c-di-GMP-I riboswitch aptamer from Deinococcus pimensis DSM 21231, 75 nucleotides, folded computationally.
Its Rfam family is "c-di-GMP-I riboswitch aptamer". Rfam links the family to the GO term cyclic-di-GMP binding.
Model confidence (mean pLDDT): 88 of 100.
NCBI's taxonomy places the organism under Bacteria, Thermotogati, Deinococcota, Deinococcaceae, Deinococcus pimensis.
RNA sequence: UUCACGAACCGGCAAAGCGUCCGCGAGGGCGCCACGCAAAGCCACGGGACCCCAAGGGUCGGCCGGGUUGCCGAA
Numbered sequence: 001u002u003c004a005c006g007a008a009c010c011g012g013c014a015a016a017g018c019g020u021c022c023g024c025g026a027g028g029g030c031g032c033c034a035c036g037c038a039a040a041g042c043c044a045c046g047g048g049a050c051c052c053c054a055a056g057g058g059u060c061g062g063c064c065g066g067g068u069u070g071c072c073g074a075a
Stems, first nucleotide, its partner, number of pairs: 005073002012037002017032006035062001041068003045065003048060005
């Protein structure tokens, strides 16, 4: 230094709910809050769930798997 790993440290993110806006909808943006998270950063590639103006199109990365990037450095 790198990989694996996850004690500590500095920090980080933000479920549900509420307010508001966008969307037919699943859901998403912003603010408050804090269920939790060592990737709860990013990616719709596979599975899955959900929605629709349903030959098809879309949503969910905090459903699972995978890819990729990153902070710290004990055992």